[in-house]
Transfer RNA from an Actinomycetota bacterium, 76 nucleotides, folded computationally.
The coordinates come from a structure-prediction model, not an experiment, and the mean pLDDT is 84.
Rfam family: tRNA.
Order: sequence, then structure tokens, then C1' cells
RNA sequence: GCCCCCAUCGUCCAGCGGCCUCGGACGCCGGCCUUUCAAGCCGGAAACACGGGUUCGAAUCCCGUUGGGGGCACCA
Repeated sequence: GCCCCCAUCGUCCAGCGGCCUCGGACGCCGGCCUUUCAAGCCGGAAACACGGGUUCGAAUCCCGUUGGGGGCACCA
């Protein structure tokens, strides 16, 4: 330098054009229960890396940027 893959709640994962007002687990907050704590039960807050494009409609498809991972080439 070229090519490929990845980026979603605090963390890990689901999502494959419309059922997304983005779901689940753990964690966090509140309540219930309990003599107390833990466990359990109920409820709540919390995310689509960024900028464009396509489309009636984009987390999802395309381009670019940023960051991460991998492969190839160069290495006289």
C1' cells in the first nucleotide's frame, strides 16, 4: 500500500428492509418478601461508532471516515 471481517444498553449477546416504541441475560435503581442478609418475585432507567446515499420505509443495503481484528504485498 491492497483486500476481508467487526462496531447495538455499563458488560455479553439477539436482530438478516416494515411485526423496532431495538429484545434477552448479568449488573444498576426502586418495591415486595424476609428478624437481617442472600436468594426469589415485580417494576424501572440504560444502546444502534460518525457523515452521506438508496428506498415509501434503514440497526439492517451502498459509499466514505474513525477505531479494532485478520490476510497479502513491499522490506533493495